Annotation:
A computed fold for a 115-nucleotide RNA from Pedobacter sp., annotated as SAM riboswitch aptamer (S box leader). The source organism's lineage runs through Bacteria, Bacteroidota, Sphingobacteriia, Sphingobacteriaceae and Pedobacter. The model forms 97% of the base pairs in the Rfam consensus. The sequence was found by an Rfam model in a public genome assembly.
[in-house]
RNA sequence: GAUUUAUUAAGAAGUGGCGAGAGACAGGCUCAAUGACCCACUGGCAACCCUCCGACACGGAGAAGGUGCCAAUUCCUGACCAACUCUGCAUGGUGCAGCGUUGGAAAGAUAAGAU
Numbered sequence: 001g002a003u004u005u006a007u008u009a010a011g012a013a014g015u016g017g018c019g020a021g022a023g024a025c026a027g028g029c030u031c032a033a034u035g036a037c038c039c040a041c042u043g044g045c046a047a048c049c050c051u052c053c054g055a056c057a058c059g060g061a062g063a064a065g066g067u068g069c070c071a072a073u074u075c076c077u078g079a080c081c082a083a084c085u086c087u088g089c090a091u092g093g094u095g096c097a098g099c100g101u102u103g104g105a106a107a108g109a110u111a112a113g114a115u
Stems, first nucleotide, its partner, number of pairs: 001115001003113006013042005021031003025078004043070003048066002050062005074107001080104005086098004
């Protein structure tokens, strides 16, 4: 780097440093010199690995260690598909377009495995 599986609507701060954009990408919409983002320390959240128990696919308890995380649902939508309501156009049958809603994928992120 690609890949497999699982999770992804919950949760969680302060101080110091730096000094301009940041939220993956596009469009929105937010955050940001009252200092965002990022880094360090302390604190915390959580429970993927981990420890213990059990009738062990899994469930329960724990939180020392390895990660991760601590604005907004992964901020929303899209990058695809399907269904449904409404509107317009068309119609022999079949349909097409637009806004919206719902669901599933895809993409992203995190963990563990294998390579």